[in-house]
Bacterial RNase P class A from a Deltaproteobacteria bacterium, 363 nucleotides, folded computationally. Its Rfam family is "Bacterial RNase P class A". It is annotated as a ribozyme. Of the family's consensus pairs, 96% are formed in the model. The prediction has a mean pLDDT of 79.
RNA sequence: GGAGAUGGCUGGUGAUCGCCGGGCAGAUAAGUGCCCGGAGGAAAGUCCGGGCUCCACAGGGCAGAGUGGUCUGUAACGCAGACCGGAGGCGACUCCAGGGAAAGUGCCACAGAAAAUAUACCGCCGGGCCUCUGCCCGGUAAGGGUGAAAAGGUGAGGUAAGGGCUCACCAGCUGCGACGGUGACGUCGCAGGCUUGGUAAACCCCGCUCGGAGCAAGACCAAAUAAGGGAGCGCUUGAGAGUGGCCCGCUCGAGGCUUCCGGGUAGGUUGCAUGAGGUGUCGGGCAAUCGGCAUCCCAGAUGAAUGAUCACCAUCCUGGACAAUACCAGGAGACAGAACCCGGCUUAUAACCAUCUCGCCGG
Repeated sequence: GGAGAUGGCUGGUGAUCGCCGGGCAGAUAAGUGCCCGGAGGAAAGUCCGGGCUCCACAGGGCAGAGUGGUCUGUAACGCAGACCGGAGGCGACUCCAGGGAAAGUGCCACAGAAAAUAUACCGCCGGGCCUCUGCCCGGUAAGGGUGAAAAGGUGAGGUAAGGGCUCACCAGCUGCGACGGUGACGUCGCAGGCUUGGUAAACCCCGCUCGGAGCAAGACCAAAUAAGGGAGCGCUUGAGAGUGGCCCGCUCGAGGCUUCCGGGUAGGUUGCAUGAGGUGUCGGGCAAUCGGCAUCCCAGAUGAAUGAUCACCAUCCUGGACAAUACCAGGAGACAGAACCCGGCUUAUAACCAUCUCGCCGG
């Protein structure tokens, strides 16, 4: 001087004034006093998974959606951890939408002879015609060309010339076995046809998973409403209803059900924060994470509180200045505001801090 990975933080103190929740006092008072607390690492996106509430004590199938190596973690997941396989990188490391192409269908532009039931443009070999240039027939797929990709590679033998045609050594595939591993898989050995394009974030096939709606859920209180009006179907021989679509099943069901027009209300309380909670420590585990013990309570607004001003300090940068942890001066600070809650993912991001690792150059 460059690169790779992981984690942390997201300013502090005081004064004055102001706001919200809770507690104590006060006369069960307040326009009162005191005390405690009061917006993030992403609160954003609403992309996943749930807790909770309701339908409702809710079965089977089809379609549909999601997911896709193995094992573990978790309430669960499309998340996390560890590992396997593949690709990239000198390396630390990074990435993968990682089952199936021999079930079927489709696609592979242009170039090229030919793009998978794939082929003969140039070329090589044999035969014939022919004055030559050249032409015709047969064989060939090793060499050349085109292309992202063209029927394994190297060497030898063989051949008219060639070809796994044959052989040796490799690579790949298939089968059998041994060892290691929970497993995906890895290593080794034996045998063999000698060798099968790619593409499934194309349709499709296969494995696994899946009720719905959502705090504007839901519960309670108060108030108001025109004696509201019409249509259709029905009254147990069954209208209709049952929280994604369809079918079957099941349940409920009678001054009932569905629907159209018109009218009233939109107020208050609750849900509402003690949690799959935080912190510390010990133990299990490679880790994610799990358990024991101790300790703490850390927002609950509702047109929407959590603020404003002043002073000083902290962090970093530049300079005085040449060394300094001290001094002086100037400057910098992003992305961004809870609304039922939690676990993730994704996106935005200034000023910084800490640790480990890789390779290069020099001493």